[in-house]
Context: one part of a larger RNA
């Protein structure tokens, strides 16, 4: 001077309590553990691994398997040699790859040739998702958006250090103010950037519509008032005011205001911990393969199933389920795309194609909600798994192994043990809708929009984690 203690006092966090929903039992989804396989590629393994890298595995992908092949190579760059390049039929093949015929002779030129291309040859090399994240960059997780880590000079101490940064307040903050062998500074805190809530200002198309005309329609004239888009401002700052406090920083209340004390969110992550994740994004030392551990090609796995966890979905119903009518969104995304009216199917789609590179078209009827009828407590007009038939679409191709739709079929399931998890407001909680990836889609994941929308917090004794500060140590 750190660590550590089932020491001590202080502080703080959905940490615990107060409450509100869940999981754990059921049923499948995904993800992984074990098993099993030819192969079930590879990593991720307490919190911080298990809807995790995957924002999408029927071929590709893809890296793994059994077989088929091929050896200067599927890519690069240099050399020689022959052909322009290319384009059709054709043989065998699963396919990679192979046989044969035919078409073609272009651009530029100093006529030596070159320039893009293919074939062959030759070696330098190519290539490696081999291997080591315990040999590296880069990035990325975590304690944590916790309030800390350090430096200059001084002073102290033989020294390792200490001091400053402890102490009295006081805040979300080493936030600020006093005080003091300290005086300063830097990194982080806060602020400066973006969204979002009020206003005023300028412009109004594709936007909107008070007042005048007009229409099935903001549909036309017109309007710029409004909402709203776009740009630019203003506003908050403990400014006031009152009490409390060392006359201080603060704190409580209060006025005015759309908003009040960080107004809500987000982006930002200090020294540094964990040899902590990644050599499979990527880059790289060294090691290893080089007729293969490189490449190519069809199939097959990655989807296998006595099981265990784990993360959702979907029930278990009356605050529902079922029909019918009927209201209101916001974020986006569209030319290899979005598709409208229309007609056709019971329906998934199907014919068809106006219109939009969009405030204009189109995805797009939001859904809970509301008004009526109906069901009457039942394994049920509840739940929908499983499984038969019969389609639709997407694709070279749905058997392994796709996603919807229709008729059947109806399994467990009557609210869940010990335990455990979120969550303090427009939050949980419930309700739908978008979009990335995408030919399609195992999406119930992600990520975002939005509609309706609460309950509780007496408090800090405990449980977990974490900041000062103290004390003991046989640890470093």
């Nucleotide at each position: 001077u750190g660590a550590c203690g089932g020491g001590g006092g202080c502080c703080c966090g959905c940490a615990c309590a107060a409450g509100c929903g869940g999981u754990g039992g059921a049923g499948u989804a995904u993800g992984u553990g074990g098993u099993u396989u030819a192969a079930u590629u590879c990593g991720a393994u307490g919190c911080a691994a298990c809807g995790c890298g995957a924002a999408g595995a029927a071929c590709c992908u893809u890296a793994c398997c059994a077989g088929g092949g091929u050896u200067u190579g599927a890519c690069a760059u240099c050399c020689u040699g022959c052909g322009a390049a290319c384009c059709u039929c054709u043989u065998a093949g699963a396919a990679a790859u192979u046989u044969g015929a035919g078409g073609g002779u272009g651009c530029c030129u100093u006529c030596g040739g070159g320039a893009a291309u293919g074939c062959a040859g030759u070696g330098a090399c190519a290539g490696g998702u081999g291997g080591u994240g315990c040999a590296u960059g880069g990035c990325u997780g975590u304690c944590g958006u916790c309030a800390g880590c350090u430096c200059g000079u001084g002073u102290c101490g033989u020294g390792a250090g200490a001091u400053g940064u402890u102490g009295g307040g006081u805040u979300a903050a080493g936030u600020c103010c006093c005080g003091c062998a300290a005086c300063g500074a830097g990194c982080g805190c806060a602020a400066c950037c973006c969204c979002u809530g009020u206003c005023c200002u300028a412009u109004g198309u594709u936007g909107c519509c008070a007042g005048c005309a007009u229409u099935u329609a903001g549909u036309u004239g017109g309007g710029g008032a409004c909402u709203c888009a776009u740009a630019g401002g203003a506003g908050a700052c403990u400014g006031c005011c009152g009490g409390u406090g060392a006359u201080a920083a603060a704190c409580c209340g209060g006025a005015g205001g759309a908003a009040g004390g960080u107004g809500g969110g987000g982006a930002c992550g200090a020294c540094g911990u964990c040899a902590a994740g990644u050599c499979a994004u990527c880059a790289u030392g060294c090691c290893c393969c080089u007729u293969a551990u490189g490449u190519c090609c069809a199939g097959g796995g990655c989807u296998g199933c006595a099981c265990g966890c784990a993360u959702g979905c979907u029930a278990c119903a009356a605050u529902g389920g079922c029909a019918a009518g009927u209201a209101c969104a916001a974020c986006g995304a569209g030319u290899c795309g979005c598709a409208a009216u229309a007609c056709c199917g019971c329906g998934a789609g199907g014919u068809g194609g106006a219109g939009c590179a969009a405030a204009u078209c189109u995805c797009u009827u939001a859904a809970a909600g509301c008004u009526u009828g109906u069901c009457u407590c039942a394994g049920u007009u509840c739940g929908g798994a499983u499984a038969g038939g019969a389609g639709u679409c997407u694709g070279c191709a749905a058997c392994u192994c796709g996603a919807c739709u229709c008729c059947u079929u109806g399994a467990a399931g009557u609210u869940g043990g010990a335990g455990u998890c979120g969550c303090u407001a427009g939050u949980a909680a419930u309700c739908g809708c978008a979009a990335a990836u995408c030919a399609g889609c195992a999406a119930a994941g992600u990520u975002g929009c939005g509609g309706u929308g609460a309950a509780u917090a007496c408090g800090u004794u405990c449980u977990c984690g974490g900041g000062g500060u103290u004390u003991g140590u046989a640890c470093a």